[in-house]
RNA sequence: UGCCCAUCGAGACCGGCAGAGGGACAGGCCCUUUGAAGCCGGGGCAACCAGCGCACGCCGCGCCAGGUGCCAAAUCCUGCGGUGCCCCGAAAGGGGGCCGGAAGAUGGCUG
Numbered sequence: 001u002g003c004c005c006a007u008c009g010a011g012a013c014c015g016g017c018a019g020a021g022g023g024a025c026a027g028g029c030c031c032u033u034u035g036a037a038g039c040c041g042g043g044g045c046a047a048c049c050a051g052c053g054c055a056c057g058c059c060g061c062g063c064c065a066g067g068u069g070c071c072a073a074a075u076c077c078u079g080c081g082g083u084g085c086c087c088c089g090a091a092a093g094g095g096g097g098c099c100g101g102a103a104g105a106u107g108g109c110u111g
Stems, first nucleotide, its partner, number of pairs: 004108005013042005021031003025079004043071003048067002051063004075103001080100004085096004
């Protein structure tokens, strides 16, 4: 890096250096000199994997916190498709909801 599987409306911030960007991409909308990215130190959240105990036909349950991960906003929203749902409208149509997908992120397994 790729394939596959699982999860993604919960949760968790301070200080130092630095000095203009950041939120994957596009559009939107936000955050940011009352200090962005990045780096360092400390703190925290969670429980995927490991470890331990239990259960076991299958799916699992609990403890722990060693390896990752994470700590603005739902993955910030939308993106593609569907919709015997709701609202507005005479209609054309518009707005919203819901379902699924794509993309992305994180973990695990395999090569």
RNAcentral holds the sequence, with entries from Rfam.
Predicted 3D model of a 111-nucleotide RNA (SAM riboswitch aptamer (S box leader)) from Cognatilysobacter bugurensis.
Rfam family: SAM riboswitch aptamer (S box leader). Rfam's curators write: The SAM riboswitch is found upstream of a number of genes which code for proteins involved in methionine or cysteine biosynthesis in Gram-positive bacteria.
Its mean pLDDT, the model's own confidence on a scale to 100, is 84.
NCBI's taxonomy places the organism under Bacteria, Pseudomonadati, Gammaproteobacteria, Lysobacteraceae, Cognatilysobacter.